[in-house]
Transfer RNA from Postia placenta MAD-698-R-SB12, 82 nucleotides, folded computationally. The RNAcentral record of the sequence draws on ENA and Rfam. It matches the Rfam family "tRNA". It is annotated as a transfer RNA. Rfam's curators write: Transfer RNA (tRNA) molecules are approximately 80 nucleotides in length. Its family is annotated with triplet codon-amino acid adaptor activity in the Gene Ontology. RNAcentral records the identical sequence in 2 taxa. The prediction has a mean pLDDT of 82.
This record gives sequence, C1' cells and structure tokens, in this order.
RNA sequence: GGUUCUAUAGCUCAGUGGUAGAGCAUACGAUUGCAGCUGUCCUGUUAUCGUACGGUCGCGUGUUCGAUCCACGCUGGGACCU
Repeated sequence: GGUUCUAUAGCUCAGUGGUAGAGCAUACGAUUGCAGCUGUCCUGUUAUCGUACGGUCGCGUGUUCGAUCCACGCUGGGACCU
C1' cells in the first nucleotide's frame, strides 16, 4: 500500500428498512432458607422473582416517505495479502 471483518446501555451481545432489546452489573421491593439477637422487630447473607435506572446505535454526508440496518468518506480495533 491492497482486501476484508468489526464499532449498539458500565460489561458481553442480539436486532439487516417501519416505536432499540436481552443477559450480567447497579438501585429498590416481594418470597424462602440460614446466621446474629431476649425478641414475631431489626441487621447480615443464600436462592428465586418483579420493578426501575442505563443509548446523539463511533463521526460526517447521501439514498429513501422513513436508516442501527443501504451507499460513500473519515476515525478506532482485528485478520489476511504484498
């Protein structure tokens, strides 16, 4: 220098033209077990479940009625070739 893959929530990823999602993490709550405690309260902790929080979809331009998705350029990362 050339080809190609990739960039989406704090992390790991899904979503391939029509309202952006899951798991983990975080916060709160419910239920259960265990421990502490004189104590049914309270505190800590295990497991399950629910709710909430969290996004200029890397940047820019274009195509389209409509772009996370398509085209082009740029930036970062990976692979291969020279």